[in-house]
Molecule: SAM riboswitch aptamer (S box leader)
Organism: Anaerosalibacter massiliensis
RNA sequence: AACUUAUCCAGAAUUAGGGUAGAGAAUUAGCUCGUUGACCCUAUACCAACCUGUUAUAUUUUUAAUAAGGUGGUUCUGCUAAUGUCGAUAAGAU
Numbered sequence: 001a002a003c004u005u006a007u008c009c010a011g012a013a014u015u016a017g018g019g020u021a022g023a024g025a026a027u028u029a030g031c032u033c034g035u036u037g038a039c040c041c042u043a044u045a046c047c048a049a050c051c052u053g054u055u056a057u058a059u060u061u062u063u064a065a066u067a068a069g070g071u072g073g074u075u076c077u078g079c080u081a082a083u084g085u086c087g088a089u090a091a092g093a094u
Base pairs, nucleotide, nucleotide: 003092004091005090006089007088008087013044015043016042017041018040022033023032024031026083027082028081029080030079045074046073047072050070051069052068053066054065055064056063078086
């Protein structure tokens, strides 16, 4: 990188530092946010429970809790509609 499975209307910083004009995956048409510094990077905090761990339970390849570890996320329903074997996240195997 392509493939398989699951999820994408919930939740969570107006934090600090850096930096500078755009950002919201692509196209079209809208809409929203941004010099009151967004998007992005780092740190911390928080949210969640995909995998691992731990505890309890079950014997049904179970269920529940926890949040130590690996990710992930914290404007607006993946912002809305249309298009695409589209995009993002987790696990698996090649």